[in-house]
């Protein structure tokens, strides 16, 4: 000084002048009736993200009906570790890809079982002689017929080790390294690596096919749920069981039926004739509060322990809560970038210009999306000293 990888910051800034919204304090003025409601007025603080987006995980938190066992069914999938918890993060281990910093992986199991590998090829898993070598027979010398061969060639995304030497007609037929496979030793919590040592030279790939193994999962959501008010029709028709039994205190209680989640089993809940259930039709409420926002919080300073992720303790600091949905205009100057003029440079002039995008129950992550700008490590090739 080029390229390239990695992590994190930022995404205009000042002033005025008008408006919307939430909160403290303080007046007013109205209903109500004795402490409150609603409106206005002034004053002080607050008011959209790094992804608020996807709706893809996990969970608090409500409800349903205890979430018990089990199946169905759906998820994850290599070791260790952090998390409230994850399919997340953090270190290692193994493939892979890059010169290398880095990056990626849907990473258990093909000896439980079925199943696929199209075309071409002779033959696609305990296979195969197409073509070609070698042997022997016939023979018209073209060739045919058996037997060996998987070392050449050839088809293929892949063809039942590879490179070399010996031997043999020929061939793992035999040896040497390699690759395969096996038990022992050693490191290491583990995944796994890793000198020697034996064995026959041999049964491929796909499981992001169905499967099997391990572990984990009840089901729906803030339009969950609760509470006032206000109103309507404690509405009507049909199906199905069933219309019982014991004991008392004359309505209760036990015991049977029936019913209640995708299903079974329990438990617990409902009806027992006027259905708890099932089908259809119809009518009312479309108001108001609460759930609502301090959290496994959120910023951030310092210490301890850990390679991290991330834990523990101590400080500071205070954060939007609308509810058809507030957080906004308009003007001025500055500014980051860009273009063009001038100019060694600095800059000066004129023109242009600032992305993706908007809370709606929070929270932790993952994925996408992003115009310019700014920090740091780290690899690589060049140059100079």
């Nucleotide at each position: 000084g080029c390229g390239g990888a990695u992590g994190g910051c930022u995404g205009g800034a000042u002033g005025a002048u008008c408006g919307c919204u939430u909160u403290g304090g303080g007046g007013u003025u109205u209903g109500c009736u004795u402490g409150c409601a609603a409106a206005u007025c002034u004053u002080g603080g607050g008011g959209a993200g790094g992804a608020a987006a996807g709706u893809c995980c996990g969970g608090a938190c409500u409800c349903c009906a205890c979430a018990a066992a089990g199946c169905a069914c759906g998820g994850u999938g290599c070791c260790g570790g952090g998390u409230a918890a994850c399919g997340c993060c953090c270190g290692g281990c193994g493939g892979g890809g890059g010169u290398a910093a880095c990056c990626c992986c849907a990473g258990g199991g093909a000896u439980a079982g079925c199943g696929c590998c199209a075309c071409a090829g002779a033959g696609a898993a305990c296979a195969g002689a197409c073509a070609g070598g070698c042997c022997g027979g016939g023979u018209a010398u073209g060739c045919c017929c058996g037997g060996u061969u998987a070392a050449u060639g050839g088809u293929g995304a892949a063809a039942c080790g590879g490179u070399g030497g010996g031997g043999u007609c020929a061939g793992g037929c035999c040896c040497a390294c390699c690759g395969c496979a096996g038990g022992a030793c050693u490191g290491g919590c583990a995944a796994c690596a890793g000198g020697a040592c034996u064995g026959g030279c041999a049964c491929g790939g796909c499981a992001a096919g169905c499967c099997c193994c391990a572990c984990c999962g009840g089901g729906a959501g803030c339009a969950a749920u609760g509470c006032c008010a206000a109103a309507u029709a404690g509405g009507g028709a049909c199906c199905u069981c069933g219309c019982g039994c014991c004991g008392c205190u004359u309505g209760c209680g036990g015991c049977u039926g029936g019913g209640g989640g995708g299903c079974u089993u329990g438990a617990c809940c409902c009806c027992a004739a006027g259905a708890c259930g099932g089908u259809c039709c119809g009518g009312g409420u479309u108001g108001g509060c609460a759930g609502c926002u301090a959290a496994a919080g959120g910023c951030u300073g310092g210490c301890u322990g850990g390679u991290a992720a991330c834990a523990g303790c101590u400080g500071g600091u205070u954060u939007a809560g609308a509810u058809g949905a507030a957080u906004g205009a308009u003007c001025a100057u500055c500014c980051a970038c860009c273009c063009a003029u001038g100019g060694a440079a600095a800059c000066a002039u004129g023109g242009g210009g600032g992305a993706c995008a908007g809370a709606a129950u929070c929270c932790g992550g993952c994925u996408u999306a992003c115009a310019g700008g700014c920090c740091a490590u780290c690899c690589g090739c060049g140059c100079a000293a």

Bacterial RNase P class A from an uncultured Rhodobacteraceae bacterium, 385 nucleotides, folded computationally.